Description
Model confidence (mean pLDDT): 80 of 100. This is a predicted structure of an 80-nucleotide RNA (transfer RNA) from a Clostridia bacterium. Rfam family: tRNA. Its family is annotated with triplet codon-amino acid adaptor activity in the Gene Ontology. Lineage of the source: Bacteria > Bacillati > Bacillota > Clostridia.
RNA sequence: GCGGAUGUGUCGGAAUUGGCAGACGAGCCGGUCUUAGAAACCGGUGCUUAUGCGUGAAGGUUCAAGUCCUUUCAUCCGCA
Repeated sequence: GCGGAUGUGUCGGAAUUGGCAGACGAGCCGGUCUUAGAAACCGGUGCUUAUGCGUGAAGGUUCAAGUCCUUUCAUCCGCA
C1' cells in the first nucleotide's frame, strides 16, 4: 500500500428484513432477611429541564438509520 472483520450504557452482549435502542447477564444503589455479613429474593440503574440527545467521528439518503451510501479514526486478521 491492497483486501476483510470489529467498534452500542461502568463491563460482557442483544437488536439478523431499515420501524419502541440498550433485551439478557455482571457490576452498582436501595430494600427484605440476619446479632452482623454472605447467599437468596424484590425494586432501581445512559445523559438531560425536556416530548430533547445518545450506537468510534463527520456528512448523506429516507417519513424513519446501530442497520443503507461516502469520507475518516482505532484495534485485529490476511496479502504484498